[in-house]
This is a predicted structure of a 684-nucleotide part of an RNA (large-subunit ribosomal RNA, domain II) from a Pseudomonadota bacterium.
Context: one part of a larger RNA
RNA sequence: GCCGGUGAGUUAAUUUAUGUUCCAAGUCUAAGCAAGGUAUGUCUUGCGGAGGCGUAGUGAAAGCGAGCCCUAACCGGGCGAAAUAAGGAGCAUAGAUUAGACCCGAAACCAGGUGAGCUAACCAUGAGCAGGUUGAAUUCUGCCGAAAGGUCAGAAGGAGGACCGAACCCGUUUCCGUUGCAAUGGGAUGGGAUGACUUGUGGUUAGGGGCGAUAUGCCAAACGAACCUGGAGAUAGCUGGUUCUCCCUGAAAUAUAUCUUGGUAUAGCUUCUACUAAAAGCUUGCUGGGGGUAGAGCACUGAAUGGAUCUGAGUGGCGAAAGCUAUUCAAUUCAAUCAAACUCCGAAUACCAGUGUAGUGUUUGUAGAAAGUCAGAACUGCGGGGCUAAGCUCGUGGUUCGAGAGGGAAACAACCCAGACUCACGUCUAAGGUCUCCAAAUUCAUGCUAAGUUGUUAAGGAAGUCAUUGUCCUUAGACAGCUAGGAGGUUGGCUUAGAAGCAGCCAUCCUUUAAAGAUAGCGUAACAGCUCACUAGUCGAUUUGGGACAGUGGCGCCGAAAAUGAUCGAGGAUUAAGCAUGAUACCGAAGACUGAGAACCGCAAGGUUGGUAAGGGAGCGUUCUUAGUGCUGUGAAGCUUAACCGUAAGGUUGGGUGGAGCGCUAAGAAGUGAGAAUGCCGGC
Numbered sequence: 001g002c003c004g005g006u007g008a009g010u011u012a013a014u015u016u017a018u019g020u021u022c023c024a025a026g027u028c029u030a031a032g033c034a035a036g037g038u039a040u041g042u043c044u045u046g047c048g049g050a051g052g053c054g055u056a057g058u059g060a061a062a063g064c065g066a067g068c069c070c071u072a073a074c075c076g077g078g079c080g081a082a083a084u085a086a087g088g089a090g091c092a093u094a095g096a097u098u099a100g101a102c103c104c105g106a107a108a109c110c111a112g113g114u115g116a117g118c119u120a121a122c123c124a125u126g127a128g129c130a131g132g133u134u135g136a137a138u139u140c141u142g143c144c145g146a147a148a149g150g151u152c153a154g155a156a157g158g159a160g161g162a163c164c165g166a167a168c169c170c171g172u173u174u175c176c177g178u179u180g181c182a183a184u185g186g187g188a189u190g191g192g193a194u195g196a197c198u199u200g201u202g203g204u205u206a207g208g209g210g211c212g213a214u215a216u217g218c219c220a221a222a223c224g225a226a227c228c229u230g231g232a233g234a235u236a237g238c239u240g241g242u243u244c245u246c247c248c249u250g251a252a253a254u255a256u257a258u259c260u261u262g263g264u265a266u267a268g269c270u271u272c273u274a275c276u277a278a279a280a281g282c283u284u285g286c287u288g289g290g291g292g293u294a295g296a297g298c299a300c301u302g303a304a305u306g307g308a309u310c311u312g313a314g315u316g317g318c319g320a321a322a323g324c325u326a327u328u329c330a331a332u333u334c335a336a337u338c339a340a341a342c343u344c345c346g347a348a349u350a351c352c353a354g355u356g357u358a359g360u361g362u363u364u365g366u367a368g369a370a371a372g373u374c375a376g377a378a379c380u381g382c383g384g385g386g387c388u389a390a391g392c393u394c395g396u397g398g399u400u401c402g403a404g405a406g407g408g409a410a411a412c413a414a415c416c417c418a419g420a421c422u423c424a425c426g427u428c429u430a431a432g433g434u435c436u437c438c439a440a441a442u443u444c445a446u447g448c449u450a451a452g453u454u455g456u457u458a459a460g461g462a463a464g465u466c467a468u469u470g471u472c473c474u475u476a477g478a479c480a481g482c483u484a485g486g487a488g489g490u491u492g493g494c495u496u497a498g499a500a501g502c503a504g505c506c507a508u509c510c511u512u513u514a515a516a517g518a519u520a521g522c523g524u525a526a527c528a529g530c531u532c533a534c535u536a537g538u539c540g541a542u543u544u545g546g547g548a549c550a551g552u553g554g555c556g557c558c559g560a561a562a563a564u565g566a567u568c569g570a571g572g573a574u575u576a577a578g579c580a581u582g583a584u585a586c587c588g589a590a591g592a593c594u595g596a597g598a599a600c601c602g603c604a605a606g607g608u609u610g611g612u613a614a615g616g617g618a619g620c621g622u623u624c625u626u627a628g629u630g631c632u633g634u635g636a637a638g639c640u641u642a643a644c645c646g647u648a649a650g651g652u653u654g655g656g657u658g659g660a661g662c663g664c665u666a667a668g669a670a671g672u673g674a675g676a677a678u679g680c681c682g683g684c
Base pairs, nucleotide, nucleotide: 001684002683003682004681005680006679011099012098013097014096015095016094017093018092019091020090021089022088023087026053027052028051032047033046034045035044036043037042057064058063067079068078069077070076102241103240105238109231110230111229112228113227114226120205121204122203123202124201125200126199127198128197129195131164132163133162134160138156139155140154141153142152143150144149168192169191170190173188174187175186176185207223209219210218211217216225244619245618246617247616248615249614254267255266256265257264258263268373269372270370271369272368273367274366275365280363281360282359283358285355286354287353288352289351295345296343297342301339302338303337305335306334307333308332309331311330312329313328314327315326316325317324318323376401377400378399379398380397381396382395383394384393385392406417407416408415421597422596423595424594426593427592428591432587433586434585435571436570437569441584443583444582445581446580447579448578454573460558461557464555465554466553467552468551469550470549471548472547473546474545481538482537483536484535485534487511488510489509492506493505494504517532520531521530522529598609599608600607601606620673622670623669624668625667626666627665628664629663630662631661638657639656640655641654642653643652644651645650
């Protein structure tokens, strides 16, 4: 891992509701007793009315009673009676409570015991340490000294948590091993090796404890509190799992409260039952309402800009003063503005009420029973927070997903289209498409695009191109090109070393002219020099023409950088297979229609049937019991194969195998259905 087996809402008591059976103003017996049967567990029948619930309420109660209580007392108030009065017991089903209470699962807590044959420390008694080195104290001899003695020499001596190094003990570094030789080993290397050394045997200390040269270490291969058994099925608002079928309905992820936020209670939303049945509910026309949002406005409250004023106040300057002048604030006024917590105004919708028509048809309301839900998500309208950031967060409306399949968007819960009862090699469409992949137009008409734009974005930039608007020039010759001129006063004045059109400051005239700036640019130290403006000539534009300038719109261009190889889904596409406008066909879904069928609702016509949590309904099958009725050695069950029947769970029959039991009908009772629980047991 697979296969087989096994594996989870049970039982008891109390209680509520529904269904049903019996009796009914009543109803039921409990313990127990007796008789009978019996597998000795108990079963059946009878007796037993003790007692329970109901038939009357009210008061805290004594109590009173169709009334009672409050009160000194009601003509008051509270709870009742009456009309239209029903209960009790059994069984079944679904909930609740108490019990282990659907099953498995802790870490822990407590009690009583078992452990020091591992290991820690200690006690008693034994044992072990090759060989080599160093050479303390002390003593003796010599020397010196009168002696005590001597940092003297030699000899003897053999100390040490001394040195080197086997056994022995340890485990430093590294390699191997890492389903190992081994649940800690092996090789090499290393530390101690007469000591606080190592070790045998016997003994002592025990878990709220012991031992500990403290490492939270060790106490029998996992010790921040050992192990075993018991309390015990501890508890688990947590995780996982929870077994046959079909049919009907079908949510929520919100509010309030919570030592509460991943739990729960009540409400909201779902299901089922009963009652209410009526212009109740919903949609829709009209009429009548209240509002202070969007917008708008500045009349209030505030914000904020520019002016004016014979206005008021402050400050500076001048002045002897009067006053003048500058400036600031306030006020008034003019103009133009802003506001969620401003409003002189003010919609559309929405909401409420009345009324009418048509549609829908119980959707509405009341009561009871059973739930689930309390982590929501994206998109979209309007808003708050944030950076007018987020696949962000919080509101308020809507849609979808959740719980929704099908078609489209290459792929893609939430976007677009559309809501799947079953079957069909029938028809029509939606979104979206019609060159090929790939079903359907290489369809029609008119334009645009040259960028493969299409098939990546902005500010910004540009004689891209098409259309269009305005002003102006033009055979009295436009625009561009070419030829010629582009002068004089004058080197204007000032400044300056210089300043001559062209460093800078001031002025910017006049003349000759077809025209020519006291000069638009380059240039020089300053001049010079080269252009420009301006003028003439040349040239000659099909007047539906040519040209200058400014603008608007369409489609394009640049701006444009990412990590393995590129790409529009791909191939490929250029008067398109791109873009824009218009037109006609066709394709295209589980949509609509058609044909056949099933179930449910309805008198019918006709309608309905996606579905998670959840509620309701109807069934299939397994084991056993009772009654009835059957099959079976002319072959039961089981296994196996084939055919048929039923919407399904399932059922029936034939063949083979097998070799002794097994069905059906009507009821009843459950150890009643397996794919999942890192389930449990077994096999491979």

The source organism's lineage runs through Bacteria, Pseudomonadati and Pseudomonadota. RNAcentral holds the full RNA, with entries from ENA. Its mean pLDDT, the model's own confidence on a scale to 100, is 84. Its Rfam family is "Bacterial large subunit ribosomal RNA". Gene Ontology terms of the family: structural constituent of ribosome and ribosome.